[in-house]
Context: one part of a larger RNA
RNA sequence: GGACGAACGCUGGCGGCAUGCCUAACACAUGCAAGUCGAACGAGAAAGUUCCUUCGGGAGCAAUUAAAGUGGCGCACGGGUGAGUAACGCGUAGACAAUCUGCCCUUCAGUCUGGGACAACUUUUCGAAAGGAGAGCUAAUACCGGAUAACAAUGCAUGACACAAGUUGUAUAUUUGAAAGCUUUAUGUGCUGAAGGAGGGGUCUGCGUCCCAUUAGCUAGUUGGUAAGGUAAAGGCUUACCAAGGCAACGAUGGGUAGCGGGUUUGAGAGGACGAUCCGCCACACUGGAACUGAGACACGGUCCAGACUCCUACGGGAGGCAGCAGUGGGGAAUAUUGCACAAUGGAGGCAACUCUGAUGCAGCAAUGUCGCGUGAGUGAAGAAGGCCCUUGGGUCGUAAAGCUCUUUUAUGGGGGAAGAUGAUGACGGUACCCCAAGAAUAAGCACCGGCUAACUAUGUGCCAGCAGCCGCGGUAAUACAUAGGGUGCGAGCGUUGUUC
Numbered sequence: 001g002g003a004c005g006a007a008c009g010c011u012g013g014c015g016g017c018a019u020g021c022c023u024a025a026c027a028c029a030u031g032c033a034a035g036u037c038g039a040a041c042g043a044g045a046a047a048g049u050u051c052c053u054u055c056g057g058g059a060g061c062a063a064u065u066a067a068a069g070u071g072g073c074g075c076a077c078g079g080g081u082g083a084g085u086a087a088c089g090c091g092u093a094g095a096c097a098a099u100c101u102g103c104c105c106u107u108c109a110g111u112c113u114g115g116g117a118c119a120a121c122u123u124u125u126c127g128a129a130a131g132g133a134g135a136g137c138u139a140a141u142a143c144c145g146g147a148u149a150a151c152a153a154u155g156c157a158u159g160a161c162a163c164a165a166g167u168u169g170u171a172u173a174u175u176u177g178a179a180a181g182c183u184u185u186a187u188g189u190g191c192u193g194a195a196g197g198a199g200g201g202g203u204c205u206g207c208g209u210c211c212c213a214u215u216a217g218c219u220a221g222u223u224g225g226u227a228a229g230g231u232a233a234a235g236g237c238u239u240a241c242c243a244a245g246g247c248a249a250c251g252a253u254g255g256g257u258a259g260c261g262g263g264u265u266u267g268a269g270a271g272g273a274c275g276a277u278c279c280g281c282c283a284c285a286c287u288g289g290a291a292c293u294g295a296g297a298c299a300c301g302g303u304c305c306a307g308a309c310u311c312c313u314a315c316g317g318g319a320g321g322c323a324g325c326a327g328u329g330g331g332g333a334a335u336a337u338u339g340c341a342c343a344a345u346g347g348a349g350g351c352a353a354c355u356c357u358g359a360u361g362c363a364g365c366a367a368u369g370u371c372g373c374g375u376g377a378g379u380g381a382a383g384a385a386g387g388c389c390c391u392u393g394g395g396u397c398g399u400a401a402a403g404c405u406c407u408u409u410u411a412u413g414g415g416g417g418a419a420g421a422u423g424a425u426g427a428c429g430g431u432a433c434c435c436c437a438a439g440a441a442u443a444a445g446c447a448c449c450g451g452c453u454a455a456c457u458a459u460g461u462g463c464c465a466g467c468a469g470c471c472g473c474g475g476u477a478a479u480a481c482a483u484a485g486g487g488u489g490c491g492a493g494c495g496u497u498g499u500u501c
Stems, first nucleotide, its partner, number of pairs: 001501004006497005013373006019366002021331001026329003030326003035073003040070002048061005080284003089209008099201003104197008112146004121136006152175004157170005181189002183186001210256003217247003222244008259281004263274004286307005309320004337363001339362003345359001346357004376406004386397004412437005420428001445490005450471003456485005466473002
């Protein structure tokens, strides 16, 4: 000198664009953050209103409704955090002849025939509640048989490619083995099998990836083989048996620290330090463990078990998980609103209308940063008054002020008023922007002035009070302390502190 997710002190006019718990991965009141489909299915209210009425009620509309249930898809995305992890975690370059893939796209073939249930509902019943138990009825794109189909599995024959295992084609035999309908009837939309694609995962490998040797030896599923099991998939991944190996001074093992990268910052560069915001990957979801469902999870707002904590309880038993968005307490030098909207972009469901979306778009708060603008312009010497200094002559603040002549950025008041939206639809927002009005009106501070280092005098104090980044000032003439006048620097900021180059 530069940088900052900064903080503190004094001060503070406006706008654009960014950024905002770095500490306790501490505990959380409250609301919201993942639903959707009636074009899969059965069942189906009420308020209100119209008509009839024997005044008890009945019928229609409301109603292709609400609320719930079966079923489908989604909930594995999006959003948060960085605790753990020194690792194939990440980065980079490859491999899979060892692999999976819902929705989407392309192609081929099919969608035949039967059956029995269970919710909802009705009813009985247990419980304080959470929540159950028994009986009865019922539908489906829910569930289960049968048929048919192979390019699936196995065996056999044979061709091509590759050659380390192997891949692939053809013929044939056996075995297993699919489907679902709906509607607005259409070039509809679903469903089943097979092949290919796209996009997305999984696994393996070379190389790179912090500090300590005041950590020198580590290892029994350990290293390898055979066989079996398991997985979508190679493999001690797991098990049995056999062998005795494997790693390490080119740093094993142990300990400490840490998410990694694109990047950020500094620097002429090499290098150093860092990894907020944004993007990619990984890991985690009160702590530990486990699986279920599913194309995909060992699943933040799912399940089960154990633990700690909090809450409810009729004491028998139950409920919960903000490292989602706001917000609260706590910690801290320190970090915002319990806001608006789905109008746009994107996502889920749906044929669609549409619904949901604290993703997102916006607004609010904060000089936290950065960029821009303003706090007036011209003229004005009686060099006014006043302050300060003084050799008492004067000097200086100083064209500064006042006065005169102007302007109106900004602020204020009034009027108009977008783009963002390809047909409709605008939260932002009567916002941005434009026009008019009046009036210099609404707007300057902070640090420093001994040298380094731009800027000096007076008074007070008297090694005191104090200053200080270093050298050092202060003990009666202090340009170094305090105040004043003057000056210098920067300016809606200026200083201090911290960290880093």
Predicted 3D model of a 501-nucleotide part of an RNA (small-subunit ribosomal RNA, 5' domain) from an uncultured bacterium. Its mean pLDDT, the model's own confidence on a scale to 100, is 84.